[in-house]
Molecule: transfer RNA
Organism: Anaerolineales bacterium
RNA sequence: UGGGGGCUCGUCUAACGGCAGGACAGCUGAUUCUGGAUCAGCCAGUAGUGGUUCAAAUCCAUUGCCCCCAG
Numbered sequence: 001u002g003g004g005g006g007c008u009c010g011u012c013u014a015a016c017g018g019c020a021g022g023a024c025a026g027c028u029g030a031u032u033c034u035g036g037a038u039c040a041g042c043c044a045g046u047a048g049u050g051g052u053u054c055a056a057a058u059c060c061a062u063u064g065c066c067c068c069c070a071g
Stems, first nucleotide, its partner, number of pairs: 001070007010024004018054001026042005047063005
């Protein structure tokens, strides 16, 4: 430099173009003599920008970052 793949809550992982969910972690409460376990609730996310569309995490372009291949 060229080609290919990837990027979703703190972490892991879902979501025919139609309400962004689950688990773990964290926090609060219940329970307990205390802790743990258990139960209930809360918190928090689509890498950035633009485009297509009534509607985009999803399709398209581009930028950034990561991985692989070639030179």